[in-house]
RNA sequence: GUGCGCUCCGGGGCUCGGUGCGAUUCCGAACCGGCGGUGAAAGUCCGCGAACCGGCGCCGUUCCAGCGGGAACGGCCCGGCCGAUCCGGUGGAACUCCGGAACCGACGGUGACAGUCCGGAUGGGAGGCAGCGCAC
Numbered sequence: 001g002u003g004c005g006c007u008c009c010g011g012g013g014c015u016c017g018g019u020g021c022g023a024u025u026c027c028g029a030a031c032c033g034g035c036g037g038u039g040a041a042a043g044u045c046c047g048c049g050a051a052c053c054g055g056c057g058c059c060g061u062u063c064c065a066g067c068g069g070g071a072a073c074g075g076c077c078c079g080g081c082c083g084a085u086c087c088g089g090u091g092g093a094a095c096u097c098c099g100g101a102a103c104c105g106a107c108g109g110u111g112a113c114a115g116u117c118c119g120g121a122u123g124g125g126a127g128g129c130a131g132c133g134c135a136c
Base pairs, nucleotide, nucleotide: 001136002135003134004133005132006131007130008128009127015029016028017027018026030116031115032105033104034048035047036046037045043103044102052080053079054078055077057076058075059074060073061072062071063070064069085101086100087099088098089097107119108118109117
């Protein structure tokens, strides 16, 4: 260094005011930005993950049925879906830096519409110049 195994780590943010019986959900302002990549540092480029939807797939549990099987739930796998940026400057190189102006944000819940509250989640996770062991 490469391969395999184990371990660890692995997401931030509602404050002030207004309306209202009631809002961290509406309105004005505020605040936040996972992982890998890249001629140079990215929420908006190229990909990935999570969430959401589907499956006539595989496995498990429970129930129904009574030897043909069927259903529900869970796990795995596969597929689908998956938001949003421009202008100027510097430079060899930047949709990544600097200046300016914009934009975006799963599902369920809620006395009222949620990126920021509560919940699934003490979960999962892309991944990591991380640690340990074995082999070459």

Notes:
A computed fold for a 136-nucleotide RNA from Saccharopolyspora erythraea, annotated as FMN riboswitch aptamer (RFN element). RNAcentral records the identical sequence in 2 taxa. Lineage of the source: Bacteria > Bacillati > Actinomycetota > Pseudonocardiaceae > Saccharopolyspora. RNAcentral holds the sequence, with entries from Rfam and Ribocentre. The prediction has a mean pLDDT of 81.